A computed fold for an 87-nucleotide RNA from an uncultured Pelagibacteraceae bacterium, annotated as Glycine riboswitch aptamer. Its Rfam family is "Glycine riboswitch aptamer". Rfam describes the family as follows. This family represents the bacterial glycine riboswitch. Its family is annotated with glycine biosynthetic process in the Gene Ontology.

[in-house]
RNA sequence: UGAUUAUAUACGGGAGAGACUACAUUAAGUAGCGCCGAAGGAGCAACCACCCCGGAAACUCUCAGGCAAAAGGACCGUACAUAUUAA
Numbered sequence: 001u002g003a004u005u006a007u008a009u010a011c012g013g014g015a016g017a018g019a020c021u022a023c024a025u026u027a028a029g030u031a032g033c034g035c036c037g038a039a040g041g042a043g044c045a046a047c048c049a050c051c052c053c054g055g056a057a058a059c060u061c062u063c064a065g066g067c068a069a070a071a072g073g074a075c076c077g078u079a080c081a082u083a084u085u086a087a
Base pairs, nucleotide, nucleotide: 001087005083006082007081009079010078011077012076013075018033020032021031022030023029034067035066036065040063041061042060043059047055048054
């Protein structure tokens, strides 16, 4: 100098599913039925590691969350900073 990896911040992209019914009546609540899978959580497991302790999906569940728009949103990209680190 700096590939890679991780994290924080900013910006851009970012799916699915009732603007359902009843009550309430001005905030967005309570109850019922139906539904979604991409915050978080749980389960199984390919696989990784393997002396022990372990890690592990966008699969499964739907506890939580969500089902007009807005917001949120796993994840992806860019910029920047920090840490790590091959060379």